[in-house]
Molecule: Bacterial RNase P class A
Organism: sheep gut metagenome
RNA sequence: AGUGGGAUAUGCGGUCGCGGGCGAGUUUAGUUUACACUAAAAUUCGCACGAGGAAAGUCCGGGCUUCAUAGGGCAGGAUGCCGGAUAACGUCCGGCGGAGGUGACUCCAGGGAAAGUGCAACAGAAAUUAAACAGCCGCUUAUGCGGUAACGGUGAAAUGGCGAGGUAAGAGCUCACCGCUCCUGUGGUAACACAGGGGGUCAGUGUAAACCCCAUCCGAAGCAAGACCAGACAAAAGCUAUGCAGUUGCCCGCUGCGCUUUGGGUAGGUCGCUUGAGCACCCGGUGACGGAGUGCCUAGAUAGAUGGCCGCACACGACAGAACCCGGCUUACAGUCCCACUCUU
Numbered sequence: 001a002g003u004g005g006g007a008u009a010u011g012c013g014g015u016c017g018c019g020g021g022c023g024a025g026u027u028u029a030g031u032u033u034a035c036a037c038u039a040a041a042a043u044u045c046g047c048a049c050g051a052g053g054a055a056a057g058u059c060c061g062g063g064c065u066u067c068a069u070a071g072g073g074c075a076g077g078a079u080g081c082c083g084g085a086u087a088a089c090g091u092c093c094g095g096c097g098g099a100g101g102u103g104a105c106u107c108c109a110g111g112g113a114a115a116g117u118g119c120a121a122c123a124g125a126a127a128u129u130a131a132a133c134a135g136c137c138g139c140u141u142a143u144g145c146g147g148u149a150a151c152g153g154u155g156a157a158a159u160g161g162c163g164a165g166g167u168a169a170g171a172g173c174u175c176a177c178c179g180c181u182c183c184u185g186u187g188g189u190a191a192c193a194c195a196g197g198g199g200g201u202c203a204g205u206g207u208a209a210a211c212c213c214c215a216u217c218c219g220a221a222g223c224a225a226g227a228c229c230a231g232a233c234a235a236a237a238g239c240u241a242u243g244c245a246g247u248u249g250c251c252c253g254c255u256g257c258g259c260u261u262u263g264g265g266u267a268g269g270u271c272g273c274u275u276g277a278g279c280a281c282c283c284g285g286u287g288a289c290g291g292a293g294u295g296c297c298u299a300g301a302u303a304g305a306u307g308g309c310c311g312c313a314c315a316c317g318a319c320a321g322a323a324c325c326c327g328g329c330u331u332a333c334a335g336u337c338c339c340a341c342u343c344u345u
Base pairs, nucleotide, nucleotide: 001342002341003340004339005338006337007336008335010313011312012311013310014309015308016307018050019049021047022046023045024044025043026042027041028040029038030037052319056330057329059328060327061326062325063324064222065221066220067219071252072251073250074249076218077217078216079215080214081095082094083093084092085091096110097108098107099106100105111213112212116211117210118207119206120205133152135148136147137146138145139144160178161177163175164174165173179202180199181198182197183196184195185194186193187192226271227270228269229268235262236261237260238259239258243257244256245255246254278296279295280294281293282291283290284289314317
C1' cells in the first nucleotide's frame, strides 16, 4: 500500500416515565344463599427482561395451518463441471477448467453447435447453395480466357496458426512444431491432468441469460393461515344428479350433495404467540457442518411498547424499528478494534 476473515454499533451514573411476564394485595361488573368462578375489567408494590447485522427488499427454501381420502398426464417453471453439507434451496464448502491481477486473491447464467431452426447490424467481393474486389501467374496483337487464395483491404469472425520446402504463381500440396480430434497408459472417487501413438475427405467461424435437445427437481394458498368462545340471524329468484361444487392453468380420476345471484342482521374476545432444524463450552472434520454431555432462557405489541431531562467520558456516534418462526441471497452502512496473508522500501 493491499487481500481475506471476525467483533462492535457510543459508554457510565442519577431521576421521571412505557410494555408484556411472574409474585403479592385492593376494588368493580356478571353469576351464586355464600364461597368459588368468569370471552372479565381497573389499580398499587416488588423481581428479572424488553428491536438488527442487516429487523430492510419480499428474491429463494422450509417448519406450521387448511384444501384432503389425494393419484396420473399435459402445459408451465427452476437448476446445469465434479464431489460433499443441509430440513431444504436457485444457498454454502472443497476441488477442476477458464478469465483478471506482480501477488495474497477475485469473478464465471461452467451440459449439448456432429438432431434441427434462427441470428451475426454496418463494413466487405463474399457471413453457409459460400463467394473472388484489388492483386499474382500463364496464354493471347488487342479484347479476353484459364489458374490462384499466399500477400493487401473490410470486419468480432473470411477453407486453423507459425517456419521451411515446393510451385508458372499459390494452397496441408509436403514436412516439423502448436491447435483440433480419436485411441492407449499412469495418477485421481470424479471433473480432469500428464505421457505416448494415429488422423490432412482436420465438414466453412461465433452465438443456446436465441428457439431447441438432454439430465434432475417442483401441488396450491397463506398467521388477514387456522381453531375455540360470545353475539346475531328476514327473505326472493334461478340451476339441479346426463348436474353443480371442490385450493394451479387444463384433462382424466376421486370425493360431496347441493350450488349461484340479489338483499337483511351480528362481527367482540381468547388461542395460534414464542423452548427454537436455539445459544455457549468441549470433541471430530481442510471446510460447509456433525456429535454426546453440561450450562443458559434473552420482545410478543395489536393505531401498535424502551422515551424525556441532567451530569461525566470520548472514537463526537453511520445504515436504520420485530408483528408466526427459521436457513440463505441481495442492498445500505460513520467510526473503532482484532487475526492471518501478499507486495514494496